Context: one part of a larger RNA
Molecule: small-subunit ribosomal RNA, 3' major domain
Organism: uncultured bacterium
RNA sequence: UGACGGGGGCCCGCACAAGCGGUGGAGCAUGUGGUUUAAUUCGACGCAACGCGAAGAACCUUACCCAGGCUCGAACGGCAUCUGACAUCCUACGAAAGUAGGCUCCCGCAAGGGCAGGUGUCGAGGUGCUGCAUGGCUGUCGUCAGCUCGUGUCGUGAGAUGUUGGGUUAAGUCCCGCAACGAGCGCAACCCUUGUCUUCUGUUGCCAUCGGGUCAAGCCGGGCACUCUGAAGAGACUGCCGGUGACAAACCGGAGGAAGGUGGGGAUGACGUCAAGUCAGCAUGGCCUUUAUGUCUGGGGCCACACACGUGCUACAAUGGCCGGUACAAACCGUCGCGAGCCCGUAAGGGGGAGCUAAUCGGAUAAAGCCGGUCUCAGUUCGGAUUGUCGGCUGCAACUCGCCGGCAUGAAGUUGGAAUCGCUAGUAAUCGCGGAUCAGCACGCCGCGGUGAAUACGUUCCCGGGCCUUGUACU
Numbered sequence: 001u002g003a004c005g006g007g008g009g010c011c012c013g014c015a016c017a018a019g020c021g022g023u024g025g026a027g028c029a030u031g032u033g034g035u036u037u038a039a040u041u042c043g044a045c046g047c048a049a050c051g052c053g054a055a056g057a058a059c060c061u062u063a064c065c066c067a068g069g070c071u072c073g074a075a076c077g078g079c080a081u082c083u084g085a086c087a088u089c090c091u092a093c094g095a096a097a098g099u100a101g102g103c104u105c106c107c108g109c110a111a112g113g114g115c116a117g118g119u120g121u122c123g124a125g126g127u128g129c130u131g132c133a134u135g136g137c138u139g140u141c142g143u144c145a146g147c148u149c150g151u152g153u154c155g156u157g158a159g160a161u162g163u164u165g166g167g168u169u170a171a172g173u174c175c176c177g178c179a180a181c182g183a184g185c186g187c188a189a190c191c192c193u194u195g196u197c198u199u200c201u202g203u204u205g206c207c208a209u210c211g212g213g214u215c216a217a218g219c220c221g222g223g224c225a226c227u228c229u230g231a232a233g234a235g236a237c238u239g240c241c242g243g244u245g246a247c248a249a250a251c252c253g254g255a256g257g258a259a260g261g262u263g264g265g266g267a268u269g270a271c272g273u274c275a276a277g278u279c280a281g282c283a284u285g286g287c288c289u290u291u292a293u294g295u296c297u298g299g300g301g302c303c304a305c306a307c308a309c310g311u312g313c314u315a316c317a318a319u320g321g322c323c324g325g326u327a328c329a330a331a332c333c334g335u336c337g338c339g340a341g342c343c344c345g346u347a348a349g350g351g352g353g354a355g356c357u358a359a360u361c362g363g364a365u366a367a368a369g370c371c372g373g374u375c376u377c378a379g380u381u382c383g384g385a386u387u388g389u390c391g392g393c394u395g396c397a398a399c400u401c402g403c404c405g406g407c408a409u410g411a412a413g414u415u416g417g418a419a420u421c422g423c424u425a426g427u428a429a430u431c432g433c434g435g436a437u438c439a440g441c442a443c444g445c446c447g448c449g450g451u452g453a454a455u456a457c458g459u460u461c462c463c464g465g466g467c468c469u470u471g472u473a474c475u
Base pairs, nucleotide, nucleotide: 002474003472004471005470007469008468009467010466011465012464013463015459016458019423020422021421022420023419026314027313028312029311030310031309032308033307034305035304042053043052064300065299066298067297068296069295070294076123077122078121079120080119081118082117083116084115089102090101091100092099093098105114106113107112125289126288128287129286130285134283135282136278137277138276139274141272146185147184148183149182150181151180152161153160154159165176166175167174191266192265193264194263196234197233198232199231200230202228205224206223210221211220212219237260240254241253242252243251244250316416320375321374322373323372324371325370326369332363333362334361337356338355342351343350344349382413387408388407389406390405391404392403393402429451430450431449432448433447434446435445
C1' cells in the first nucleotide's frame, strides 16, 4: 500500500422487513448427474454449469458406434510426366458408397492451345491434444462509482497528498473548505423508443360535410377535418413562487403543464478481478496423426432408465368446468410464399384456386371479458397421464424416433416437509397473438398487446456493495 476481521462509523440495493404469486409434493416436457450401452459424440460445474453452446438430432446435421469401401485422397494450388481418354451413359455385383467391363475429346492445315483424367512429388486433411502457450469474443463483480495521470509539495524509501474533511446527490453529482493546481477514463448529457402539441404528407382513416347507392358495408363520386402513417419542429430547464439551508450546492411544498425534478423503457459496461468460459464458431503457436486420429456410404446412437437434482408446462377445481351467443388489440410474417370465399370430411385435413412483391390481398375468429344456460363439492361434467384402435400431414423414408385429429381408456393429484425463488406499477399475477430456427416438429426462446393488484413502519438482523477509520504474526 492492499486484503481480511463473528472491529467501529456513515450509506445504498426486492438485501431484509411489509405484501402478492410461485418452486420443493403429483403427472408430463426439457437439461444435468449417475447407471447402462457397440456407441449412448463433445463442451459448460457455487453465485456467474444444468429449456446452457443447440434460433429445430428420423436420413442429413454428426463430431460417436458397427459394417462395407477409398488412399494425391471429399474440396483447392504448384511442378513434372503420361493418356485421349476419364466422366456422362450402358452392363454386372452391391444396402449404398464403390469396384470391374463396354462406348469414348474439342478448336486448329500444322505447330500448338483448351478440357478432362491417370501417375509421381511438394503442399493437403484432422470437431485429434493443450483456453495453464494465444488472438478475438463473452460471462461476472456491476450501471457499482469508482480507476488513474501531469506538475507541485511532503517522506531516506515503499508511498502520501490531490481522491481526505463539512454538506448534498442516483452518481468522485455539485457546493464550501483545504499544499495543492489541473487533466484523462468512467457518471451525466448527446443516440433510439414511448407519453403532449404544431406544421407538412394523403390509393389507410371519415358520413365529420355534400351527393349517389345498398338488406348492410368508405361501397362509389368527392374531401384531408378527425384517427392514423412518418418526416420536421416545439416542449421540462429546479425555469417560476414559498419555505429550509451556510448568502452555497441542494432539499421540501406549490403553481402552470400531456409530462416534472434522471418523466417511463432501451442501447451504452471505466482501471481491473476470477490462469473464469470458449483450440467444437473463427483465427492461431507447439505437439500428435498421414492406406488413418483423413475421407465416402448403409445402419444404429446422441431419444437408453433402478435412481438423484435444476428449469418449466398442466393440474388438484365453483373467482371453476362445459355448452350457446356476443365485443375489443398490438406487434409481426408472406412469391421456392401467404393462400379468402366455395365444396368434401365429426375433425386433423383435403379439393380448388380469387387476391397479394402487400397501410391495398392473405395468415387472422385474439383470448381472458360480457350475456344466457347447465353442473352442486364428488377423485366429480375436476384433472388429463397412460394405453388400445382408426385416420391426417410433412418428407426418398416417421420401427427404433415426428406432429396433429376422432373414438375408447381414464392414472397420480384434494394446495405440497425442511428449505427456497421472483416482483415496487401499467410492475406482479393472469389472458391470448406473432416471429426466428424450420420440409415437418416448441410446454423452450425472443417479441406484442388485453385485464390489472397488494405492500414498503423501517434499516436491528441475513446477503452483496461503496466511503472513512481501527487491529493484524497475511501481501